[in-house]
RNA sequence: CUUGAAAAAGGCAAACUUAUUGAAAGAUAAGGGCGCAAAGCUGCGGGUCUAAAGUUUACGGUCAGUGAACAAUGAUAGCCGGGCUGCCAAAU
Numbered sequence: 001c002u003u004g005a006a007a008a009a010g011g012c013a014a015a016c017u018u019a020u021u022g023a024a025a026g027a028u029a030a031g032g033g034c035g036c037a038a039a040g041c042u043g044c045g046g047g048u049c050u051a052a053a054g055u056u057u058a059c060g061g062u063c064a065g066u067g068a069a070c071a072a073u074g075a076u077a078g079c080c081g082g083g084c085u086g087c088c089a090a091a092u
Stems, first nucleotide, its partner, number of pairs: 002090003011036002016031006034078001040084003044081003047076003054070006
């Protein structure tokens, strides 16, 4: 530097359950184990999810209020790409 067939030391932990937290998406902890060779770190680009606040709009005579659309300042690194770092083994 390339690769992940076999081996070994180990690592992480989906769904689901319980508790806490959040408007929600989601997050955290414990149990659990579908999977993972970066399923380690990073929201930088794209995607996806959410919509409290905001904008527009409909109903409501007005007001109060309710619905809809748009839309990250939210979330996701186990959706893809980029950046940074790294264990073991094999080959060169």